[in-house]
Predicted 3D model of a 354-nucleotide part of an RNA (large-subunit ribosomal RNA, domain IV) from a Candidatus Eiseniibacteriota bacterium. Its mean pLDDT, the model's own confidence on a scale to 100, is 87.
Context: one part of a larger RNA
RNA sequence: AGUUGCAGAAGGAACUAGGCAAAAUAGCCCCGUAACUUCGGAAGAAGGGGUGCCCGAUUCGUCAUGGGACUUGCUCCCGGAAGCGAGUUGGGCCGCAGUGAAUGGAGUCAACCGACUGUUUACCAAAAACACAUCUCUCUGCUAAGCCGAUGAGGCGACGUAUAGGGAGUGACACCUGCCCGGUGCCGGAAGGUUAAAGAGAGGGGUUCGGCGCAAGCCAAAGCUCUGAACUGAAGCCCCGGUAAACGGCGGCCGUAACUAUAACGGUCCUAAGGUAGCGAAAUUCCUUGUCGGGUAAGUUCCGACCUGCACGAAUGGUGUAACGAGUUGACUGCUGUCUCCUGCAACCGCUCG
Numbered sequence: 001a002g003u004u005g006c007a008g009a010a011g012g013a014a015c016u017a018g019g020c021a022a023a024a025u026a027g028c029c030c031c032g033u034a035a036c037u038u039c040g041g042a043a044g045a046a047g048g049g050g051u052g053c054c055c056g057a058u059u060c061g062u063c064a065u066g067g068g069a070c071u072u073g074c075u076c077c078c079g080g081a082a083g084c085g086a087g088u089u090g091g092g093c094c095g096c097a098g099u100g101a102a103u104g105g106a107g108u109c110a111a112c113c114g115a116c117u118g119u120u121u122a123c124c125a126a127a128a129a130c131a132c133a134u135c136u137c138u139c140u141g142c143u144a145a146g147c148c149g150a151u152g153a154g155g156c157g158a159c160g161u162a163u164a165g166g167g168a169g170u171g172a173c174a175c176c177u178g179c180c181c182g183g184u185g186c187c188g189g190a191a192g193g194u195u196a197a198a199g200a201g202a203g204g205g206g207u208u209c210g211g212c213g214c215a216a217g218c219c220a221a222a223g224c225u226c227u228g229a230a231c232u233g234a235a236g237c238c239c240c241g242g243u244a245a246a247c248g249g250c251g252g253c254c255g256u257a258a259c260u261a262u263a264a265c266g267g268u269c270c271u272a273a274g275g276u277a278g279c280g281a282a283a284u285u286c287c288u289u290g291u292c293g294g295g296u297a298a299g300u301u302c303c304g305a306c307c308u309g310c311a312c313g314a315a316u317g318g319u320g321u322a323a324c325g326a327g328u329u330g331a332c333u334g335c336u337g338u339c340u341c342c343u344g345c346a347a348c349c350g351c352u353c354g
Stems, first nucleotide, its partner, number of pairs: 002348007010340002014338001019335001027051005036041001038172001052093011066078004070073001094098001106333007113325002118130002135169006146156003173320004178250003183247002185243005192238003198232002203227005210219003251269005278312001279309001290306005
């Protein structure tokens, strides 16, 4: 020096990314307890007081002997000693200290996220992630859909039957959930276009009975064979509709009011439609430490506003929200060796000597 533990003047977070760590609080009884709230909570809110031992008095509970009653019983009634238990009250004693050791909540004010209890990266992440009750869409009429099973038998679903089962999204609750069906998907339609195998087989090629020719060769039936045009021909696609709690999407430029500024208003281009309510420098804001206000002596964080939303926005849910959280952020009280600024002690480790 290190590890573990203990103590500390004055100050008290000045430490630090951050009160990390430590300190502090603590049991029981009594008093008392706010905003907010889903009326259950919040709440052990907060904040106070008491607490040991000895003696006396006293109250209540329990209860033996005892007394009484009859229905003679493990009966009922009266009564209440000692002891024990729970208190009340008067006095006294000791210490710095009486839940004397040990065990054993620090608290408050705000904001964000997630409603909640739960679940998770066995061995670096416990969370705002997953799940969840709720809500919605969709499939499925029973040999159900869906799934397991090389494509089988069989099984799960289910000895269930649409208040059921499968899939997807959302995620308590409250108030809500706008516009777009042009693209993609899904559902419905079936008149027309396109279209496979197959059917059909016009026509063509090869071969040669036969015919012609002096010959070379030409023509060429039937059969066999190689091809092959029309025509017939389903779903699908094209096409016609529907559908966004399906995948998704939700504009630009210019001008205009009697100060200025701004633009309720107008014009124009484009689109399937041009972002509604609500929220907004946000877990989203680049410029940015935006601007104003609050808190501080001083605040890139925090809280309240503003809106110029680079690039919020409505079940890839929007905005709120009591309760809850080993969640994240800011502030305060208490408390402290975190620090100003270090010091001492103990044990262990280590080193030296014997």
Lineage of the source: Bacteria > Bacteria candidate phyla > Candidatus Eiseniibacteriota. Rfam family: Bacterial large subunit ribosomal RNA. Rfam links the family to the GO terms structural constituent of ribosome and ribosome.